[in-house]
């Protein structure tokens, strides 16, 4: 001085599922209960390969605790930018 990857921030894109019923309400984007649903915040679970064996063993798969089911917000993931880190030189 600087790369891949990682991490942080910003911008853009970003799915699914009842505008359900009842009650409360400070009438708000709110609270409680009941039933029905969704999976792409988070969380949890697992197989083969791999390993002599044990342990380990991922996810966009599964479970739905949480979260969500007009909009808004959020949103895995993708792209770009900036910063950080830093092999290497």
């Nucleotide at each position: 001085g600087c790369a891949c990857a990682g991490c942080g921030u910003g911008u853009g894109g970003g799915a699914g599922a009842g505008c359900g019923c009842g009650g409360g309400u400070u009438c708000g984007g709110c609270c409680c209960g009941c039933c029905g649903c969704c999976g792409a915040a988070g969380g949890c679970g697992c197989a083969c390969a791999c390993c002599g064996c044990c342990c380990g063993g991922a996810a966009a798969c599964g479970c739905u605790c949480a979260g969500g089911c007009c909009a808004a917000a959020g949103g895995a993931c993708c792209a770009c930018a900036c910063g950080u880190c830093g092999a290497c030189c």
Glycine riboswitch aptamer from Salinisphaera sp., 89 nucleotides, folded computationally.
The sequence was found by an Rfam model in a public genome assembly.
The prediction has a mean pLDDT of 81.
The model forms 90% of the base pairs in the Rfam consensus.